[in-house]
Molecule: Lysine riboswitch aptamer
Organism: mouse gut metagenome
RNA sequence: GAUAGAGGUUGCGUGAAUCAUGAGUAGUUUAUCAGAUGUGGCAGGCACAGGAGAUGAUAAUUGAAAGGGAGGAACGCCGAAAGGGUCUGUUUCCUGUGAAGAGAUUCUUGGGCAUAGGAUGAAUAAUCGUAUGACUGUCAUCUGAUAUAGAUGGGGCGCUAUC
Repeated sequence: GAUAGAGGUUGCGUGAAUCAUGAGUAGUUUAUCAGAUGUGGCAGGCACAGGAGAUGAUAAUUGAAAGGGAGGAACGCCGAAAGGGUCUGUUUCCUGUGAAGAGAUUCUUGGGCAUAGGAUGAAUAAUCGUAUGACUGUCAUCUGAUAUAGAUGGGGCGCUAUC
C1' cells in the first nucleotide's frame, strides 16, 4: 500500500406506513366596537391592497399546515457518521442583511449511556457542543499466572487477519 473484518444498554446513517405535538393556534364565516393603515422576514426602495373599511379587539362558528419529534417496513454501511471554520453558487420583487438549502475545502471527535448547566426550539420533545461519571471496544506497558483477570496510558491518521 491492497483486500477482508471487528466494536454495539437502539452500532452508524437514510428512511415508507403510523402517531402525538404544533392547536382548538393560524385561517374561514358572522355579529358588535374602535377607525388608517396593512402586506411582500428586517432596513431602504418599489409594488400591491385599503373609508365600497386597512388593521385591531371581543363573542360565536368552523378549523389546518410546515418546520421540529416519536416510530422503524426497507436500504446503504463500520469515519459508519456528527459538529465547527472558510470559500463559491442557488432560492426568497430590487439592493444590503438575515434565513434556508447545495457544493468544495479544512479542523475536531474511538463508541454509545447517565447527570449537570448552556445553545437552538412552541416545547417537559429532540438535537448540538462543554464538564463529570461509570461502561464498552482496541492496542501498548506493568502485575498476575491460565480465572483470559486487574492497573495505567494512547487515539479511528487507530485495531485485527491475509498478501